[in-house]
RNA sequence: GCGGCAGGCCGCCUUAUCGCUCCACACAUUGUGUGGUGAGGAAAGUCCGGACACCAUAGGGCAGCAUAGCGGGUAACGCCCGCCGUCCCGAUGCAAGUUGGGAAAGGACAAGUGCAGCAGAAAGGAUGUACAGGUAAUGCUGUAGUGAAAUCAGGUAAACUCUAUGCGGUGAAAUGCCAUGUAUACCGGCUAUAUGUAGGGCUGCCCGCCCGAUGCCGGGGGGUAGGCAGAUAGAGCCAUGCAGCAAUGUAUGGCCCAGAUAAAUGAUAAGGGUUUCGCAUCCCGCGGAGCACAGAAUCCGGCUUACAGGCCUGCUUUAUUU
Numbered sequence: 001g002c003g004g005c006a007g008g009c010c011g012c013c014u015u016a017u018c019g020c021u022c023c024a025c026a027c028a029u030u031g032u033g034u035g036g037u038g039a040g041g042a043a044a045g046u047c048c049g050g051a052c053a054c055c056a057u058a059g060g061g062c063a064g065c066a067u068a069g070c071g072g073g074u075a076a077c078g079c080c081c082g083c084c085g086u087c088c089c090g091a092u093g094c095a096a097g098u099u100g101g102g103a104a105a106g107g108a109c110a111a112g113u114g115c116a117g118c119a120g121a122a123a124g125g126a127u128g129u130a131c132a133g134g135u136a137a138u139g140c141u142g143u144a145g146u147g148a149a150a151u152c153a154g155g156u157a158a159a160c161u162c163u164a165u166g167c168g169g170u171g172a173a174a175u176g177c178c179a180u181g182u183a184u185a186c187c188g189g190c191u192a193u194a195u196g197u198a199g200g201g202c203u204g205c206c207c208g209c210c211c212g213a214u215g216c217c218g219g220g221g222g223g224u225a226g227g228c229a230g231a232u233a234g235a236g237c238c239a240u241g242c243a244g245c246a247a248u249g250u251a252u253g254g255c256c257c258a259g260a261u262a263a264a265u266g267a268u269a270a271g272g273g274u275u276u277c278g279c280a281u282c283c284c285g286c287g288g289a290g291c292a293c294a295g296a297a298u299c300c301g302g303c304u305u306a307c308a309g310g311c312c313u314g315c316u317u318u319a320u321u322u
Stems, first nucleotide, its partner, number of pairs: 001318001003316008012272007020038001022036006040293001044304002047302005052171004059207004064167005069083005084106001086103007107162002112160002114156002129144005175229004184220001186219005199211003236255008273291007
């Protein structure tokens, strides 16, 4: 110098015109004008953890799921940080070891079950091979041979399983309020006046609890108009100091940063930047093409996945030079 691996950051810019969402103000009366405002590192997958809301303030059992060294962080976590142990690569060293980088699947094979290549007569245990010895009889005994292991017992739990710990359910179409319309005509099924039947709340199942008939379930019919809150100031963002190896915490100061509802956040033009190709080639340059992945929908913390191109840090292969 060119590559590889790991980690972190950025992820096109400026101007003009037209158009859109929301907010404020003015005029007018539901529009017009002026000013401001408007996507992401993943807004994604919906995988994990919470906030919030409702359901018995959510109870018991079985089943099921998740996690698994030690310590710390956090609202919480299956996430993050540190350390120890194990494994891989490199450097150094005779070696033991030391050191740098990386990986992850780190409780238990002391109960039970399962699984295991080659070799070998036979293997997760025996219908015991060859030779020798022995017995009334029997692998009863020795040696040999294969193998890590031959009745001595081992390995494996990203095998079932066991142990410990944790997990109630449904999600913003939650939920509350306002408002519009209306007929339960007809058909089928179920049955009670309770010591609670039919049916429902309530999840996989059982128990238990609650509601409970001016009924319930299925079919079928009729009607309608949607709006507001939830809902955008928050476990918030930025800077600096302090504590801590770090994750992170804390103090002070500053800032306000989308809120749509069939879903706004866009289009065009010019200039610039950058990558690549062609021409030219001493330099300046000229022309073409490209600039990713994607796109809020109750909100937050993570993980995972996608991503043109660029920058930084650590380790490292190889080549060259000193």

The RNA shown here (Bacterial RNase P class A) has 322 nucleotides and comes from Flavobacterium sp. It matches the Rfam family "Bacterial RNase P class A". The family's RNA type in Rfam is ribozyme. Gene Ontology terms of the family: dimeric ribonuclease P complex, ribonuclease P activity and tRNA processing. The RNAcentral record of the sequence draws on ENA.